The RNA shown here (small-subunit ribosomal RNA) has 1499 nucleotides and comes from a metagenome.
The prediction has a mean pLDDT of 84.
RNA sequence: AGAGUUUGAUCCUGGCUCAGGACGAACGCUGGCGGCGUGCUUAACACAUGCAAGUCAAGGAGAAAGUUUUCUUCGGAAAAUGAUUAAACUGGCGCACGGGUGAGUAUUAUGUAAGUAAUCUACCCUAGGGAUGGGGAUAACGUCGAGAAAUUGGCGCUAAUACCGAAUAAUUCAACGUCAUCGCAUGGUGAUGUUGUUAAAGCUGCUUCGGUAGCACCUUAGGAUGAGCUUGCAUCUGAUUAGCUUGUUGGUAGGGUAAUGGCCUACCAAGGCUACGAUCAGUAGCUGGUCUGAGAGGAUGAUCAGCCACACUGGAACUGAGACACGGUCCAGACUCCUACGGGAGGCAGCAGUGAGGAAUAUUGGGCAAUGGACGAAAGUCUGACCCAGCAACGCCGCGUGGGGGAUGAAUGCCGUAAGGUUGUAAACCCCUUUUGUGAGGGAUGAAUAUCCACUAUUCGCAAGGGUAGUGGCCUGACCGUACCUCACGAAUAAGCUCCGGCUAACUACGUGCCAGCAGCCGCGGUAAUACGUAGGGAGCAAGCGUUGUCCGGAUUUACUGGGUGUAAAGGGUGCGCAGGCGGGUCAGUCAGUCAGAGGUGAAAUCUCACGGCUUAACCGUGAAACUGCCUUUGAUACUGCUGAUCUUGAGUAUGGAAGAGAGAGACGGAAUUCCAGGUGUAGUGGUGAAAUACGUAGAUAUCUGGAAGAACACCAGAGGCGAAGGCGGUCUCUUGGUCCAUUACUGACGCUGAGGCACGAAAGCGUGGGGAGCGAACAGGAUUAGAUACCCUGGUAGUCCACGCCGUAAACGAUGAACACUAGGUGUUGGGUUUUUAACUCAGUGCCGCAGCUAACGCAUUAAGUGUUCCACCUGGGGAGUACGAUCGCAAGGUUGAAACUCAAAGGAAUUGACGGGGGCCCGCACAAGCAGUGGAGCAUGUGGUUUAAUUCGAUUCAACGCGAAGAACCUUACCUGGGCUUGAAACGCAGUGGACCGGUUGUGAAAGCAACCUUCUCUUCGGAGUCGCUGUACAGGUGCUGCAUGGCUGUCGUCAGCUUGUGCCGUGAGGUGUUGGGUUAAGUCUCGCAACGAGCGCAACCCUUACCAUUAGUUGCCAUCAAGUAAUGUUGGGCACUUUAAUGGGACUGCCUACGUAAGUAGUGAGGAAGGUGGGGAUGACGUCAAGUCAGCAUGGCCCUUACGCCCAGGGCUACACACGUGCUACAAUGGGUGUCACAACGGGUUGCCAAGCCGCAAGGUGGAGCUAAUCCCUUAAAGGCAUCCUCAGUUCGGAUUGGAGUCUGCAACUCGACUCCAUGAAGCCGGAAUUGCUAGUAAUCGCGCAUCAGCACGGCGCGGUGAAUACGUUCCCGGGCCUUGUACACACCGCCCGUCAAGCCAUGGAAGCCGGGGGUACCCGAAGUCAGUGACUCAACCGCAAGGAGAGAGCUGCCUAAGGUAAAACUGGUAACUGGGGCUAAGUCGAAACAAGGUA
Repeated sequence: AGAGUUUGAUCCUGGCUCAGGACGAACGCUGGCGGCGUGCUUAACACAUGCAAGUCAAGGAGAAAGUUUUCUUCGGAAAAUGAUUAAACUGGCGCACGGGUGAGUAUUAUGUAAGUAAUCUACCCUAGGGAUGGGGAUAACGUCGAGAAAUUGGCGCUAAUACCGAAUAAUUCAACGUCAUCGCAUGGUGAUGUUGUUAAAGCUGCUUCGGUAGCACCUUAGGAUGAGCUUGCAUCUGAUUAGCUUGUUGGUAGGGUAAUGGCCUACCAAGGCUACGAUCAGUAGCUGGUCUGAGAGGAUGAUCAGCCACACUGGAACUGAGACACGGUCCAGACUCCUACGGGAGGCAGCAGUGAGGAAUAUUGGGCAAUGGACGAAAGUCUGACCCAGCAACGCCGCGUGGGGGAUGAAUGCCGUAAGGUUGUAAACCCCUUUUGUGAGGGAUGAAUAUCCACUAUUCGCAAGGGUAGUGGCCUGACCGUACCUCACGAAUAAGCUCCGGCUAACUACGUGCCAGCAGCCGCGGUAAUACGUAGGGAGCAAGCGUUGUCCGGAUUUACUGGGUGUAAAGGGUGCGCAGGCGGGUCAGUCAGUCAGAGGUGAAAUCUCACGGCUUAACCGUGAAACUGCCUUUGAUACUGCUGAUCUUGAGUAUGGAAGAGAGAGACGGAAUUCCAGGUGUAGUGGUGAAAUACGUAGAUAUCUGGAAGAACACCAGAGGCGAAGGCGGUCUCUUGGUCCAUUACUGACGCUGAGGCACGAAAGCGUGGGGAGCGAACAGGAUUAGAUACCCUGGUAGUCCACGCCGUAAACGAUGAACACUAGGUGUUGGGUUUUUAACUCAGUGCCGCAGCUAACGCAUUAAGUGUUCCACCUGGGGAGUACGAUCGCAAGGUUGAAACUCAAAGGAAUUGACGGGGGCCCGCACAAGCAGUGGAGCAUGUGGUUUAAUUCGAUUCAACGCGAAGAACCUUACCUGGGCUUGAAACGCAGUGGACCGGUUGUGAAAGCAACCUUCUCUUCGGAGUCGCUGUACAGGUGCUGCAUGGCUGUCGUCAGCUUGUGCCGUGAGGUGUUGGGUUAAGUCUCGCAACGAGCGCAACCCUUACCAUUAGUUGCCAUCAAGUAAUGUUGGGCACUUUAAUGGGACUGCCUACGUAAGUAGUGAGGAAGGUGGGGAUGACGUCAAGUCAGCAUGGCCCUUACGCCCAGGGCUACACACGUGCUACAAUGGGUGUCACAACGGGUUGCCAAGCCGCAAGGUGGAGCUAAUCCCUUAAAGGCAUCCUCAGUUCGGAUUGGAGUCUGCAACUCGACUCCAUGAAGCCGGAAUUGCUAGUAAUCGCGCAUCAGCACGGCGCGGUGAAUACGUUCCCGGGCCUUGUACACACCGCCCGUCAAGCCAUGGAAGCCGGGGGUACCCGAAGUCAGUGACUCAACCGCAAGGAGAGAGCUGCCUAAGGUAAAACUGGUAACUGGGGCUAAGUCGAAACAAGGUA
C1' cells in the first nucleotide's frame, strides 16, 4: 500500500466482499511448563449456610471450667486462685469509610474553568485561655407477671467520661449602636459600648500525698482535609414530536436551611423557554482512558483510578460533624419463612456458595505476616478491604517437546511415461546434552516495626518519673520448605490445528456424478472436479489453531482534512422576499475574533522516551516529555468584526430616444367548416391496403344564392421578437409591467443570495352558470385478426370555448439554481449608438463553428460543463417505493412530506468491436426476371420415416439426412434374431509345469460347428538344451459395447464468397482505431488516385493438369500422299513418315496495337490482326474462422463397461416385412411418335482366376467351339439417336408396359424366403399432372447411346465418354443468399436474442382490520399509612423556681396541611395478537398474450 466482483472487451460511476488490528468473549479439535494479569457482558432474578463492624486504663454489677488449700457424714461443702476475666448492660468513638452494582438519570449528573463578599467541616495540626461548685435519675440486677415466639409490663436497688441547674470567661455567637478602612453590585475587615449564652471535680503511672506526667475534656483563632451551593462552555438520536409553562417568570414580605434561591407560603405584576430545536419520545451512568486510524476522526466506557446514583419496590423522617443511612428505624406493597392462627421474622447489586436465565464466567480456601482502616495510652482485638493460595490456554510474555553425525537414499505409503520420483537425514544406527520431568539435598527476599530491655541527647518536673528524637538488642511469615541453587536418573515425560480454484503462501491420485456436499466474494459439482469426501504430498501458524459475534480500518462509501449534481443518484417549475449567511474604495478609533509572551490549571495511572529491578520478556519502579484543552494577564493591530467620517466604480433615480405575439379589457374583420332555406341536377356519394358500417330516388354528393352559429386567426413568419417561468400570433382603441441605448446631473453601498413564507404556474381534471361550428376520451357500429375490449373507417357524449372559484402537477428540459469577476478568435442575425449613414467600432440580446482549459467519454467552450468568490437546493447501490403509516392541503381526483421489514450482487453512464433490424445506400450470384426441360399426378426401382417383427443390426435428420456410409445383403458379407457349441479362446505374445510329436488319414454322432475314438509318427545337438505342436496354470487376448459433448485424423457447409491478419509508426486514459475508410475501377482487399500512415503475411490472380492452334523431335502395334508388288476385297506386303495421329519439348494472348473516354487504373468498339481477346473453356487448388456440424461402425485413441461372455465358432432366419407418408430416379402417357426392313458416323475405357473371334446349334437368353491377345496389333465392339423405305392415323390405340400364368437360360455348395436374363401368353395405372417446387446462360440445357469400378451372379444408381444440339437474359423493383459503408440497439449462447404483465402453485416478510391482551406516562376526582411542620393539649411528668398550692418546661393524645401505595373515570401514546383482506419479494423448464429493445413491426 491494495485486491476480487457488472462487460465479448473498455473507461467511469457505484454498491457488495476480502486481506489488518482488537476483545471481560463463546464454540469445535487439540493440549507440556512457568511468570504476570483477567474471569455473570444475560435475570437491579430469587436466595439455604457461614463469614463481611466493631472496639475501649469511663461506669456499676459480675460467672464457669480448671488448679490449690481446708473440712467431710465421702454424697459433698467452704475458701483462695482463675478474675481489674468471659458474656451481658449504661456510656464514648466508629458504624456516612472500606466493599458491591449500573437499575434510574440527556441534566438536581459528568468533564473542564471559575465563584462562594451566600456556607459547614468530627477526628488531626499550630497558637492562646480554661477545667469551680452541686443535684436528680436510670439500665444492668432482684422480684412478680403477659406471650408459642419475637418481645414486653408492674414494683424495688445502683454508678458514671450518661443526664440537669448554678458560677467564671474571650467581643465566640446573637441583637442594637458608633468609628476607621477596603472592595466587584449586594457588601467585607478591624476597633469599640450594652444585654444574653458554654466545662467531665474524669482515667492511668509515679509520688515526699503537696503534686507531677500522659491521655481524655471545654473554649477561641488559624491551618489542613472533606463537603454543600452557584456560573460559563462541552456532552446521543428522532421535526412522521412545533409549540411548552401557572410556583410557571419576576417583585415585596415572611418562613425554612450550614448557606443563596419559588426551596416554601401570602400578595402583586404577566411574564419565562423555543427553529442556535423548547416540549415530547427513544436510548444511555459520566470521565481519565481503551480499541482503531497516517492524521482528522469513528467506536467504546470490563479490569485500574476520579465523580455520581442505587441498596427487595415506593414513601418518610430520626440520630449525628456528616445519612434521609447496603449488613439502622417507621409505614405501605410484592415475595419468602416461622406460628400454638392471636401474631411475628427477612432483604448477598459485600466474600464464598445455591437455583434460575444463558453461548458463557471460578473456591461455601488460608492469613491478618505485609499495606490500609476502626477502636484503644498501649498490648491488642476486629477487618471476605487487602495479601496469598485454588479453578479456567480467557489474554499477554517466556521456555520446552532434543542436539550432532547418519545413504543401500532401507522399509511402508503415494504417484508413475514403469526409467523412476517423493515421503527423506526423515527413520533405523552411533555419539552427546539434560532446560522440563522424577527423586534427594541445601535454601532466600518480602521484616520495617510497634511493644519491651539497655544507653545517649533533649524537654517537663523539687524529685521520682514521664514525653520526644536517636543507637543497639529481643521478638513477628499466611504464602512456604515457595523462588532459587546443587546432585542422581534418563531422549527419557511433552504437537497440534487450519488451509492448498482466484483474491492468497501451498497439487496430485482415488471415490462421487447438479447427487452427496462446499462457499467470505466471484463461484465449484450434470463420468477425466488442483473448489465436494478420503489419501499422499505441500503451505501457514504453533500450545495452540480455526469458526462465530462485535468495533475501527481499508471506505475519499457523509468527503473539516477530503466528494459530487448536462447524460451515472442528485438544480427546487418560476419569481418576490422576512430571518440568516456573505459583501466596493479611503481615513480614524477600538481590540471582540486573530497572533505572540508569561502565569495558573490540565489528579494519579495509561501512552511516548531514557535509565533501572525480576536469568529474558510480559510485568514493575524512577525521571523526563506529553496531556494538542480551559482560565487569567501583558502586548501586536495586517486582515475580519464594531464605531465614526468620507468617496463613486456596485446599486438606484432623473432627462431624451428605441423595439417588441409582454399583460388585462372592449370593439371590429375576412377566409374556411357545419347547419338551415331556396334553385339547378341525377345516381350514386363517402371511405380504405382492400372493404364495409354510414349518407342517398322522401333526391344525397356536386353546384349557385341567401341566412345562422361557434371556434381559430392562412400569407407576413425568420436559427426572428417579448416575458421570471408557464407561455404569448387577425385589426383597432384604452389601461398597464418590464427591457435596451445615449447624454449629462443626483443619492452615496442603499448590494448578492435567500431556509420558512407569499405569489404566479401548460395540459388534463373538479364546482356553478352559459355556450357548443369543428375536433373528439368514453360509447356504438363496420373492418382487420386465431382473438382485436387496439392500430384503420363511419358516427359520437363529456371536454375543448366564456365568466367566477378550485387543483398545483409535467421529459414544468438547456434534463445545466442565482449573482459577480476574469480567460484566443471567426461567422450569421435582432434592437440601439456612432461613422463619409460604406467599411470598421461600441453596448445589449440571440445562433453556429472553434483555441486553451475542463470532462469517464460524449461533449462544453465569453450565453462554460473553464478559472475563482458568495448564498440556496439536492444526492449517497438496485428493488421494495415515491409505496405504507402519521401529519398537512384539497369538494373530489389527488398533492406535499416520506420510511421499514424483506430481497439481489449488481443496477447504471459513456464509448468500442461484432451480430441483428418487417433501417438506409452501393454491389454481386440461374437470386429474381426472360426462356428450355422437369419434379409434385401414374406404374415400377431405390432410400427414409412410421408400423410390424424373435430380429426387421447400426449410423446420417433444414439448406449441408433420405440411389447417403453401401464401387453392388441368396450363404459369406453381418454388426441383428433363434438354436447348437467353445472358454488363454478364431489370430498375437511372455513365463512356468507337463506330454510326445506336429502334420496327415479313418470311423461314429451331428444341420454344421463341435464332441468322441482309432491308425501313423520327429529334427538338430557342444547331450546342458533348442525348434515345432498339444494340454494345464498365469500374465493377457477379444468386444461393430458406451461416450464424435474427452480426442486425433478425415469430411461437409458458409464459399472459390473476397475476405482474414500482422510489424513499426500515429491517434485514443482505454477497449480499440488508422492501415483495410474515401473518389474511381475490377470476377477479385484487382488495380489506381488521395490520405498518418509505411511495409508485410494467409487468401485473389499466376505458377500445375486438360482442351483449342502451330512448330520441333521421334515413327510402332499408328498412318498411306508419292513409288512398287499382290488380292475377290482390305496398308495386305516392300517402302516411306508428307498428312492424320501418338507423346515429349517449345511457341502463342500481354488490353501488346488503333480509336474514343479517363489524371491514372481501366472501360468501350459485333475495331484490326489472330486458331484463340480481354481470368479463351474445364479441372486441381478451399484464407482466418463458424456450425460442441458428421464420423469411437473405415482407421487410431483417453476414460468407462463385459471376461464360461457384451468375446469366439456354426446352422437357419432377418437386414428384402407393409395399412401408410416423404425424397431421389426410371418408363410413359404418344405421330417431332411407335413397329419393321435397310444404310451410316464415335470417344473414353477394360481384358490371363480374363476378354473371348470365326464356324455350328437354339426364336432368344444362351450353348458349343476354340483362333487370337499379357494388348495403338487380338477381343469386349453391331454405337444409338440419325438417313432411306414401309405400316399404323388419334384410339387407352400396332401408345404404355406394370402385374400375373407357363416354359427356359446363366452364375453359384445353394436362386423357397431372396438373383439377373430369355421366349410365349396376360396387357394394370397412365391421355402431360393442384398448392408448391428444381436444374440450366453454350458445345450449355434437352436428347441418344457407349464404357468402367464394385462384382461368381445381380445397376433404372454412381463415375466417365462421345453423337445430335437449342431458347432466352429488358433489367435489379421484388423473393433467397452474400460482400462493403452507414445508422439504431436494453442483443453478445449475439433475433431460434432479449424481455413485460395478469392468472395458477409454494415459501417469506409486511400494511389494513371487527375485536382481544398488555405497557409506561399524563389529567381529574376519591381514599389516605408512616412522618416532619403547625395548632391544640381538660391527660401525664424526677432534676429548675417555690414551704406548699402551683408555675416554667416537656410529653402522650387529638386536629390540620402535605403525601406513598391504592381506587374510579375519560382520553392520548406505544407494543403483541386476530377471522378476513391488500399489495410486495423470491422460486425449476406452468397458462394466456406479445407491451418494450431495430422505424420492435401503430416511434